[in-house]
This is a predicted structure of a 71-nucleotide RNA (transfer RNA) from a Lachnospiraceae bacterium.
RNA sequence: AGGGGUAUAGUUCAGUGGCAGAGCAACGGUCUCCAAAACCGUAAACGGGAGUUCGAGUCUCUCUACCCCUG
Numbered sequence: 001a002g003g004g005g006u007a008u009a010g011u012u013c014a015g016u017g018g019c020a021g022a023g024c025a026a027c028g029g030u031c032u033c034c035a036a037a038a039c040c041g042u043a044a045a046c047g048g049g050a051g052u053u054c055g056a057g058u059c060u061c062u063c064u065a066c067c068c069c070u071g
Stems, first nucleotide, its partner, number of pairs: 001070007010024004018054001026042005047063005
């Protein structure tokens, strides 16, 4: 320099253009003499910008960060 991949909750990951989800973690509650476990509930996220579309986490362009390949 060229090519490719990834970016979603604190964390690990789902999500076929049509309500953003799960596990773990956190917090509250039930239970218990107390705690753990179990059960119930709550809060919490689409890397930045632009475009396409009635509608974008998803498609397109660009930027940023990380990883891989070629030289």

Description
It was read from a public genome assembly. Rfam family: tRNA. Rfam classes the family as a transfer RNA.